Molecule: transfer RNA
Organism: Candidatus Jacksonbacteria bacterium RIFCSPLOWO2_02_FULL_44_20
RNA sequence: GGGCCCGUAGUUCAGUUGGUAGAACAUCGCAUUUGCAAUGCGGAGGUCAGCGGUUCGAUCCCGCUCGGGUCCA
Numbered sequence: 001g002g003g004c005c006c007g008u009a010g011u012u013c014a015g016u017u018g019g020u021a022g023a024a025c026a027u028c029g030c031a032u033u034u035g036c037a038a039u040g041c042g043g044a045g046g047u048c049a050g051c052g053g054u055u056c057g058a059u060c061c062c063g064c065u066c067g068g069g070u071c072c073a
Stems, first nucleotide, its partner, number of pairs: 001072007010025004019056001027043005049065005
């Protein structure tokens, strides 16, 4: 320098062949307990890596950039 894959909640990951996003764990509150743990219920937490384009509408499609992994030179 080139090819391919990946980037979504604090962490690990789903997601819809375009209609504004979920799970588990973690965290917070309540119930239960003398207390802790466990359990149950509820809440908060996201500019879907960034910028631009297509579209009525983009996490999804296209281009570029950034970061990570891998292969080739």